This is a predicted structure of a 102-nucleotide RNA (SAM riboswitch aptamer (S box leader)) from uncultured Ilyomonas sp. Of the family's consensus pairs, 97% are formed in the model. The prediction has a mean pLDDT of 86. The organism belongs to Ilyomonas, within Bacteria.
RNA sequence: CUUAUCAAGAAAGGCAGAGGGACAUGGACCAAUGAAGCCUUGGCAACCACCACACAGCGCGUGAAAGGUGCCACUUCCAUCCGCCGCAGGCGGAGAGAUAAG
Numbered sequence: 001c002u003u004a005u006c007a008a009g010a011a012a013g014g015c016a017g018a019g020g021g022a023c024a025u026g027g028a029c030c031a032a033u034g035a036a037g038c039c040u041u042g043g044c045a046a047c048c049a050c051c052a053c054a055c056a057g058c059g060c061g062u063g064a065a066a067g068g069u070g071c072c073a074c075u076u077c078c079a080u081c082c083g084c085c086g087c088a089g090g091c092g093g094a095g096a097g098a099u100a101a102g
Base pairs, nucleotide, nucleotide: 001102002101003100004099005098006097011041012040013039014038015037019030020029024080025079026078027077042072043071044070047068048067051063052062053061076096081093082092083091084090085089
C1' cells in the first nucleotide's frame, strides 16, 4: 500500500501498585472489592495453514481445529468531519484506528 472484518464470543490465579480503554478535546465509564505492565493456566474466534465431507479437479460451502496470529468491561465505549430525518435525538457515510492475509 491492497483486500476483508470490526453490535457476537471468551477469565481465573500469582507478581505489581495507580492509573486505564490508539492520539487530541469533551462526555459517559472501569479502577485500592486492586488500573497499566509481566508471568502461569484456561478460554473465545476461525483470518492463514492443515485435515474431513463434497467435486473429475480447483474454487465456493459446511465441519473440525492439536499449528501461525489475534482476542477475552463498555459497538473500535460514544461524539468530533460530511449528509439525511419525524432534530434535547436518531440514522447512514467518510476519516482515523485495530486485526488478518498478501

The RNAcentral record of the sequence draws on MGnify.